[in-house]
RNA sequence: AGGAGCAUAGCUCAGUUGGUUAGAGCACUUGCAUGACAUGCAAGGGGUCCGCAGUUCGAGUCUGCGUGUUCCUA
Numbered sequence: 001a002g003g004a005g006c007a008u009a010g011c012u013c014a015g016u017u018g019g020u021u022a023g024a025g026c027a028c029u030u031g032c033a034u035g036a037c038a039u040g041c042a043a044g045g046g047g048u049c050c051g052c053a054g055u056u057c058g059a060g061u062c063u064g065c066g067u068g069u070u071c072c073u074a
Stems, first nucleotide, its partner, number of pairs: 001073007010026004019057001028044006050066005
């Protein structure tokens, strides 16, 4: 320099052909059980989906540019 992938909760990830509430596990908080811890059960909090713009009645999802990151080629 060229090419490809990825970016969604604190962490690891899912999210179908664009559609009516953005989810799971772990973690965290509260309660119950225990003398206590671990464990278990119940309930709860936490994200405007990397940024800007565009398409659309409607975008986490499609398009363009940018940023970060990983890999490949030279």
Transfer RNA from gamma proteobacterium HTCC2207, 74 nucleotides, folded computationally.
Model confidence (mean pLDDT): 81 of 100.
The same sequence occurs in records of 5 taxa.
It matches the Rfam family "tRNA". The family's RNA type in Rfam is transfer RNA. Clan: tRNA clan. About the family: Transfer RNA (tRNA) molecules are approximately 80 nucleotides in length.
The RNAcentral record of the sequence draws on ENA.